[in-house]
Source information
Model confidence (mean pLDDT): 78 of 100. This is a predicted structure of a 134-nucleotide RNA (c-di-AMP riboswitch aptamer (ydaO/yuaA leader)) from an Armatimonadota bacterium. The sequence was found by an Rfam model in a public genome assembly.
């Protein structure tokens, strides 16, 4: 000097997943209460209305085709993300997983719940707009 492992902090990315206060601790963790953000249930009206496959929720993550005995694999599309304000275009990337348990359309009042997790080493680029500075 480089590399590896661990801890803490700053900045930033996906996401609703952040902030403040109290208790506890040397501190973190943990317990609790708010605010902010997010989700579900729930009338009239409207919608729906038979039978079979039960049905439904969070999330961008749903579907088509090919291949395979199957598990799976591949391609494409809906949709989504991409560094410092937004939009557009292009490049790149994702296109998962989990939950309820026979039950839920919309839905005012009202009721309930979540606030986790995973990552990044000089940020992928151009144009337009806007803001600020000189």
């Nucleotide at each position: 000097a480089c590399g590896u492992c661990g801890g803490c902090g700053a900045c930033g990315u996906c996401u609703a997943a952040u902030u403040u206060c109290c208790c506890u601790u040397g501190a973190c963790c943990g317990g609790g209460a708010a605010a902010g953000c997010g989700g579900g249930g729930g009338a009239c009206c409207c919608a729906a209305g038979a039978c079979c496959c039960g049905g439904g929720g969070c999330g961008a993550a749903u579907g088509u085709c090919g291949u395979g005995a199957g598990a799976g694999c591949g391609a494409c599309a809906a949709g989504g993300g991409u560094a410092a304000c937004u939009c557009u275009u292009g490049g790149c990337c994702c296109g998962a997983g989990c939950c309820c348990g026979u039950c839920a359309g919309c839905u005012a009042a009202c009721c309930c719940c979540g606030u986790a997790g995973a990552c990044g080493a000089a940020g992928c680029a151009a144009g337009a707009g806007c803001c600020g500075g000189a």